[in-house]
Context: one part of a larger RNA
RNA sequence: CUGGGCGUAAAGGGAGCGCAGGCGGACAGGUUAGUCUAAAGUGGAAGCCCGGGGCUCAACCUCGGAAGGUCUUUGGAUACUGCCUGUCUUGAGUUUGUCAGAGGAAAGCGGAAUUCAGGGUGUAGCGGUGAAAUGCUUAGAUAUCCUGAGGAAACACCGAUGGCGAAAGCAGCUUUCUGGGACAUGACUGACGCUGAGGCUCGAAAGCGUGGGUAGCAAACGGGAUUAGAUGCCCCGGUAGUCCACGCCGUAAACGUUGUGCACUAGGUGCAGGAGGUAUCGACCCCUUCUGUGCCGCAGCUAACGCAUUAAGUGCACCGCCUGGGGAGUACGGUCGCAAGACUGAAACUC
Numbered sequence: 001c002u003g004g005g006c007g008u009a010a011a012g013g014g015a016g017c018g019c020a021g022g023c024g025g026a027c028a029g030g031u032u033a034g035u036c037u038a039a040a041g042u043g044g045a046a047g048c049c050c051g052g053g054g055c056u057c058a059a060c061c062u063c064g065g066a067a068g069g070u071c072u073u074u075g076g077a078u079a080c081u082g083c084c085u086g087u088c089u090u091g092a093g094u095u096u097g098u099c100a101g102a103g104g105a106a107a108g109c110g111g112a113a114u115u116c117a118g119g120g121u122g123u124a125g126c127g128g129u130g131a132a133a134u135g136c137u138u139a140g141a142u143a144u145c146c147u148g149a150g151g152a153a154a155c156a157c158c159g160a161u162g163g164c165g166a167a168a169g170c171a172g173c174u175u176u177c178u179g180g181g182a183c184a185u186g187a188c189u190g191a192c193g194c195u196g197a198g199g200c201u202c203g204a205a206a207g208c209g210u211g212g213g214u215a216g217c218a219a220a221c222g223g224g225a226u227u228a229g230a231u232g233c234c235c236c237g238g239u240a241g242u243c244c245a246c247g248c249c250g251u252a253a254a255c256g257u258u259g260u261g262c263a264c265u266a267g268g269u270g271c272a273g274g275a276g277g278u279a280u281c282g283a284c285c286c287c288u289u290c291u292g293u294g295c296c297g298c299a300g301c302u303a304a305c306g307c308a309u310u311a312a313g314u315g316c317a318c319c320g321c322c323u324g325g326g327g328a329g330u331a332c333g334g335u336c337g338c339a340a341g342a343c344u345g346a347a348a349c350u351c
Base pairs, nucleotide, nucleotide: 003323004322005321006320007305008304012319014202015201016200017199021195022194023193025088026087027086028085029084030083031082033081034080035077036076037075038074039073040072041071042069049065050064051063052062053061054060091192092189093188094187095186096184097183098182099181103178104177105176106175107174108173109172110155115149116148117147118146119145120144121143125136126135163170164169207248208247209246210245211244212243216242217241221237222236223235224234259318260317261316262315263314264313267296268295269294270293271292272291273290274289275288276287277286300307301306324351325350326349333344334343335342336341
């Protein structure tokens, strides 16, 4: 280098954007670089292969031949690829109209609940559990009513088998700014495309830095139980943290454990968004179609489970990754980080 693979056996990068690179729609013409072909030249010796010979044979040695090329030059071919020129519209994009949405950022507003504080009523318990106790309470608790405070804490019902987003993720209401998408219809640009090593950006939770905030919850911690013990599960408390601003970290069962894009390959049924037809006074119903999201199922695939137009089917393009278990995601080195650590990533040895 070659092979076989990556839903669950080892294996899809957490996600996107994108330089280089790889790959790339239809038609015509040119060129002949790749490609194919012919001839000439050349392709050391040894080796391989064929034929002959020498050691008694063989290995070995020796002689002759053939073969052998991403080679050079010249001539020829022009389907495909490349390059150049011209053209096209179906890929891609722009524009116009309509539409849905927890997509993102900022500001403002709202009610319910918990907690706390003040006041009223009221009296002996409350709370908690399997049962208890710690805890709270005659300095008046729990319960109940009124008032207030606080939280830059979360938003019941609607709510979904629903929607949006590249992923992480996104839910009270209003306003402002802003990204993406679907459908319909003509017009426009004219291959402007796909993928993407490096690179850059985003990236739950926890954690870190500085400052703020703290109602509830709650690692650590204290106490009560349970138990043989109980550094737990249960209970009473409770600090970091959870929240905000700015800056780091860069991980995850970051999962559909399924990379991205395109094309093709029976159907049935539900939901969401749009368009058209039929019908109607109008709407519904019904039919067709596009997009998204589920379920069932044929062919096919699969070790099986299962997947099955949202493929794990049939193909193409490009990237990432795997190659027995342990040692080990460790050591060493390097890069990054304030640190925690992250990324890259062995070997001895052993089964």
Model confidence (mean pLDDT): 87 of 100. This is a predicted structure of a 351-nucleotide part of an RNA (small-subunit ribosomal RNA, central domain) from an uncultured bacterium. Rfam family: Bacterial small subunit ribosomal RNA. Rfam links the family to the GO terms ribosome and structural constituent of ribosome. The RNAcentral record of the full RNA draws on Greengenes.